Background: Predicted 3D model of an 88-nucleotide RNA (transfer RNA) from an archaeon. It matches the Rfam family "tRNA". Rfam classes the family as a transfer RNA. The prediction has a mean pLDDT of 81.

RNA sequence: GCGGGAGUAGCCAAGCCAGGUCAAAGGCGGCAGACUUAAGAUCUGCUCUCGUAGGAGUUCAGGGGUUCAAAGCCCCUCUCCCGCACCA
Numbered sequence: 001g002c003g004g005g006a007g008u009a010g011c012c013a014a015g016c017c018a019g020g021u022c023a024a025a026g027g028c029g030g031c032a033g034a035c036u037u038a039a040g041a042u043c044u045g046c047u048c049u050c051g052u053a054g055g056a057g058u059u060c061a062g063g064g065g066u067u068c069a070a071a072g073c074c075c076c077u078c079u080c081c082c083g084c085a086c087c088a
Base pairs, nucleotide, nucleotide: 001084002083003082004081005080006079007078010028011027012026020068029047030046031045032044033043034042048057049056050055061077062076063075064074065073
């Protein structure tokens, strides 16, 4: 350099093909509670920000575009992985 794959919340990971019901399944971790003499295990709730709440805001590597609407479509860029090529 060429081809292919990947990047989602504290971590892992589904969702992407086929746009909306997505603050986004599930697991781990964390916090609180139940149970226990206690701990572990198990169970329940919560776990982006603001709010008592209804709700509002922001968000999927970065930027731009299409669209009423984008994690998902299109373009460019960055990073990582695999294969090939090149060099030696």